């Protein structure tokens, strides 16, 4: 100095001026002080916390996963570790992808060739217990109770209820507690937990559908969490304990913007809306580590 991975950071910065949200401060405003979009907030794929479906099921269907072990709250995820196939190139390297149980439990599939593609043929030759009974040729990816596939139906093993914060709670104001139909009142309509089905339970009466009325407003869920961060022990390693610190958004049609100077790495992809842990997808820089090559001490 090349080649091809693979982890980690940051995400314009500084100082003034004025504006915008929240929260405190005795506070309606004012004024002071603190805070105020991300590593993927996107994608809504997956797993959850939380909240309802009243308390309670069961069995079938129906959908996911799959090689071995450990990690998590849990996963279709992360670590390790084994095999196969690929991928990329100068390279047999480093790496990274892959839907890894079963074919004697059933059914299927395989074009053309070829005598016959399955418990199915009987071309040509030798052999012979004369029986396609044996064994060679020949054709084909595959030929004598075969073998290949399950990313073909299926089988095994697990796993699984459902909706979503516009869940949900709760207060207020207003209407029509009224009209029609239909089924029902213990011989139980109906409705309760994805689809059927059986149970169960509520109803000592209403219930299901239609037209039609009002109302479409406040509060709270809502951000102190499986959270962050740094040491330290155990472990290969995801990750765990344990000390110590630190509190960092909460709109509700939707807040962080503009000015002016100056730096220099010249600023990319791009904005939270219940919140958490993953995947996957868009993208600029820097720094560290592994792998090939080549040159120099």
């Nucleotide at each position: 100095a090349u080649u091809g991975c693979a982890g980690g950071c940051c995400a314009c910065c500084u100082u003034a001026u004025c504006g915008c949200u929240u929260u405190u401060a005795u506070u309606u405003a004012a004024u002071a002080a603190a805070a105020g979009a991300g590593g993927a907030a996107a994608g809504u794929c997956c797993g959850g916390a939380c909240a309802c479906c009243a308390a309670a099921g069961a069995g079938c269907a129906u959908u996911a996963u799959a090689g071995c072990g450990g990690g998590u709250a849990a996963c279709a995820c992360c670590c390790g570790u084994c095999a196969c196939u690929a991928u990329u190139u100068a390279a047999u390297a480093a790496a990274u992808a892959g839907a890894g149980g079963a074919c004697u439990a059933g059914u299927g599939c395989a074009a053309c060739a070829g005598a016959a593609a399955g418990a199915a043929u009987g071309u040509a030759c030798a052999g012979u217990u004369a029986g396609g009974c044996u064994g060679u040729a020949g054709u084909g990816a595959a030929a004598u109770c075969a073998g290949g596939u399950a990313a073909a139906c299926u089988c095994u093993a697990u796993a699984a209820g459902g909706u979503g914060a516009a869940a949900c709670g709760u207060c207020a104001c207003g209407u029509a507690g009224a009209c029609c139909a239909g089924c029902a009142u213990u011989u139980g309509a109906g409705a309760a937990c994805g689809g059927c089905u059986c149970g169960u339970u509520c109803a000592a009466a209403g219930u299901u559908g239609g037209a039609g009325g009002g109302u479409g407003g406040g509060c709270g869920g809502u951000u102190u969490g499986a959270a962050c961060a740094a040491a330290a022990u155990a472990g290969u390693a995801a990750u765990a304990u344990u000390u110590u610190g630190u509190c960092u958004a909460g709109a509700u049609a939707a807040a962080u913007g503009a000015u002016a100077a100056g730096g220099c790495a010249c600023g990319a992809c791009a904005g939270a809306a219940u919140c958490c842990g993953g995947c996957u997808u868009a993208u600029g820089g820097c720094c560290u580590g592994c792998u090939u090559u080549u040159u120099a001490u």
Molecule: Bacterial RNase P class A
Organism: Flavobacteriaceae bacterium